[in-house]
Predicted 3D model of a 73-nucleotide RNA (transfer RNA) from Candidatus Pantoea edessiphila. It matches the Rfam family "tRNA". RNAcentral records the identical sequence in 2 taxa. The RNAcentral record of the sequence draws on ENA.

RNA sequence: GGGGCUAUAACUCAGAUGGAAGAGUACUUACAUGGCAUGUAAGAGGUCGGCGGUUCAAUUCCGCCUAGCUCCA
Repeated sequence: GGGGCUAUAACUCAGAUGGAAGAGUACUUACAUGGCAUGUAAGAGGUCGGCGGUUCAAUUCCGCCUAGCUCCA
């Protein structure tokens, strides 16, 4: 220098063929126990890496940029 992959909650990750976002762990509260651990129920937590484009509508499709991983030279 060139190619490919990845970027979504605090962490690890889903999200079919575009209709507007979920799980587990962690956190908070309540209940059970004398208390801890643990169990059950509820809750909070997201500019979906950034900037544009297409579309009635974009986490999803297209382009560029940034970061990480990887292959070739």